[in-house]
RNA sequence: UUCUUAUCCAGAGAGAUCGAGGGACAGGCCCUAUGACAUCUCGGCAACAGGUUCAUGACCAAUGAACACUGUGCCAACUCCUACAGACGCGUAUGCGUUUGGAAGAUGAGAA
Numbered sequence: 001u002u003c004u005u006a007u008c009c010a011g012a013g014a015g016a017u018c019g020a021g022g023g024a025c026a027g028g029c030c031c032u033a034u035g036a037c038a039u040c041u042c043g044g045c046a047a048c049a050g051g052u053u054c055a056u057g058a059c060c061a062a063u064g065a066a067c068a069c070u071g072u073g074c075c076a077a078c079u080c081c082u083a084c085a086g087a088c089g090c091g092u093a094u095g096c097g098u099u100u101g102g103a104a105g106a107u108g109a110g111a112a
Base pairs, nucleotide, nucleotide: 001112002111003110004109005108006107007106008105013042014041015040016039017038021031022030023029026082027081028080043075044074045073046072048071049070050069051067052066053065054064055063056062079104084101085100086099087098088097089096090095
C1' cells in the first nucleotide's frame, strides 16, 4: 500500500513551543490571535488485539465477566450534517422531515 472483517449517537484535560489556518474530500455549518492546527511533557478515556484472574466447561476448545500490565487508538460538535438509492409522512410544487440500506472515511485485527 491492497484485500477481508468488526465497530463508529458514549467517553476523555492541562502546561509549553509555534504562528494561520483547521474540521479527509465537495456543498454547508462550525472551531480559531480569548492562539485553533501541529509538536513535546504530564494526565485521562476506551476495551479492538495480546496477557492475568474468576465463573461455566470434559481443568481441552469455547463462552461470559473483571483488571488496565502490553500493543494500539482516541481526548469540539452523531463519522458535525448532507452526498447515492429506497420507503413513509407534509406540501399544488421546487422542496422539507423521519427512517432503512449503500458509497466514502476513521480505528482495531488477520492476510498478501